[in-house]
This record gives sequence, structure tokens and C1' cells, in this order.
RNA sequence: GGGGGUGUGGCGGAACUGGUAGACGCGCUAGACUCAAAAUCUUGUUCCAGCAAUGGAGUGUCAGUUCAAGUCUGACCACCCCUA
Repeated sequence: GGGGGUGUGGCGGAACUGGUAGACGCGCUAGACUCAAAAUCUUGUUCCAGCAAUGGAGUGUCAGUUCAAGUCUGACCACCCCUA
């Protein structure tokens, strides 16, 4: 240089054929249990604004297609694999 793959909350990892983004697990917060702790159980857990109701933003980045994009298309970025 050429070809291919991957990119989603703090982490792993779902999201079916384009139709409620973040299920489930880990971690963390609070509580129960305990003399105390561990284990176990319950609860909450993307971010921003707001007293709240609620509103807005968000899938590597920027565009495009579409009523609708994590999903399809293009260009870039990062990492991995194959090849010269």
C1' cells in the first nucleotide's frame, strides 16, 4: 500500500427484518439481615436543565437516505486480523 472486521452508560454485553436505545450481568448508592463484617435479599443507577411535573441531548466523528437510523449509504478517526 491492498483486503476484511469491530466501535452502544463506569465495565462486559443485548436491541429480531429500520419502529420505545441501553435488556441482562458486573460494579456502585441506599436499606434489610449481623455485635460487626462477608454472603444473601430489596431498591436505585446514561447525561444536562428544572423545586417538581416535565423537557432536551445521547450508539467513535461528520454528512446522506427515510415518516422514522445503533441498524442502510459515503467520507474520516481509533483498534484488531489477513496480505504485499

This is a predicted structure of an 84-nucleotide RNA (transfer RNA) from an uncultured Alphaproteobacteria bacterium. The coordinates come from a structure-prediction model, not an experiment, and the mean pLDDT is 81. Its Rfam family is "tRNA". The family's RNA type in Rfam is transfer RNA.